[in-house]
RNA sequence: GCCCUGAUAGCUCAAUGGUAGAGUAGCUGUUUCGUAAACAGCUGAUAUGGGUUCGAUUCCCAUUCAGGGCU
Numbered sequence: 001g002c003c004c005u006g007a008u009a010g011c012u013c014a015a016u017g018g019u020a021g022a023g024u025a026g027c028u029g030u031u032u033c034g035u036a037a038a039c040a041g042c043u044g045a046u047a048u049g050g051g052u053u054c055g056a057u058u059c060c061c062a063u064u065c066a067g068g069g070c071u
Base pairs, nucleotide, nucleotide: 001070002069003068004067005066006065007064010024011023012022013021018054026042027041028040029039030038047063048062049061050060051059
C1' cells in the first nucleotide's frame, strides 16, 4: 500500500427495510431475625458523518477504531 471481517445496554450476544430484544450486571420492592437465593418491577444501547427510501441496526459512500490476510 491492497483485500476481508467486525463496531448494538456496564459485559456476552440477537434483530430478513416497519415499536431495538434476551441473558447477566445495576436500582427498587416482596420474602427472611439477617444475608444469599427466589419472585415482581424499573433504568440503560445501534462507532461518526452523509446518501437512498414513506420508513434504515439492516442497503450505498466516506471516516475512525479493532482483528485477520497478501506484498
Molecule: transfer RNA
Organism: Candidatus Aenigmatarchaeota archaeon